[in-house]
RNA sequence: GGUCUGGUGGUGUAGUGGUUAACAUGCUAGUCUGUCACACUGGAGAUCGCGGGUUCAAGUCCCGUCCAGACCGCCA
Numbered sequence: 001g002g003u004c005u006g007g008u009g010g011u012g013u014a015g016u017g018g019u020u021a022a023c024a025u026g027c028u029a030g031u032c033u034g035u036c037a038c039a040c041u042g043g044a045g046a047u048c049g050c051g052g053g054u055u056c057a058a059g060u061c062c063c064g065u066c067c068a069g070a071c072c073g074c075c076a
Base pairs, nucleotide, nucleotide: 001072002071003070004069005068006067007066010025011024012023013022018056027043028042029041030040031039049065050064051063052062053061
């Protein structure tokens, strides 16, 4: 340098172009308990790496760019 894969709550992951972006874990409030833990019920937390484009509508499709990883190539 080229090709490919990935980037989504704190963390790990889902998500046919169309309902309020879902699940686990963590955090937090309540119930329960003599207390903690467990269990149960609720709540907050991501405008989807960034910038554009297509579309009535984009996490999803297209272009550019940044970061991470894998493979290949070049120089020495």